[in-house]
RNA sequence: GACACGAAAAGGCACACCAGCCGUGAGGCUGGGCCGCAAAGCCACGGGUCUUGUCCCCGGCCAUGGGCCGUGAGGGCGAGAUGGCCGGGCCGUCGAA
Numbered sequence: 001g002a003c004a005c006g007a008a009a010a011g012g013c014a015c016a017c018c019a020g021c022c023g024u025g026a027g028g029c030u031g032g033g034c035c036g037c038a039a040a041g042c043c044a045c046g047g048g049u050c051u052u053g054u055c056c057c058c059g060g061c062c063a064u065g066g067g068c069c070g071u072g073a074g075g076g077c078g079a080g081a082u083g084g085c086c087g088g089g090c091c092g093u094c095g096a097a
Stems, first nucleotide, its partner, number of pairs: 005095002012037002017032006035084001041090003045087003048082006055076003058070005
């Protein structure tokens, strides 16, 4: 010095909730708040979860050319959200055993 590791010290972030704003929504941003976090810093690559589109299957009605309604019940496909759901990638403070 680097990797691993996480005692101590100095600090850092900020769950839920509240207020305001943005968004169809999941959710995000700002301020308060402080459950927790050694990456709870950054990144949607893989998975999970959530939202959404009438696009398809599907259900109902009119009707037989087809049109209308529907997330109430599901499935598929796409788009979006979630990094404090997991994995993965990148950067990083301190230095005991």
Predicted 3D model of a 97-nucleotide RNA (c-di-GMP-I riboswitch aptamer) from a Polyangia bacterium. The model forms 100% of the base pairs in the Rfam consensus. Taxonomically the source falls in Polyangia (Bacteria, Pseudomonadati, Myxococcota). Its mean pLDDT, the model's own confidence on a scale to 100, is 81.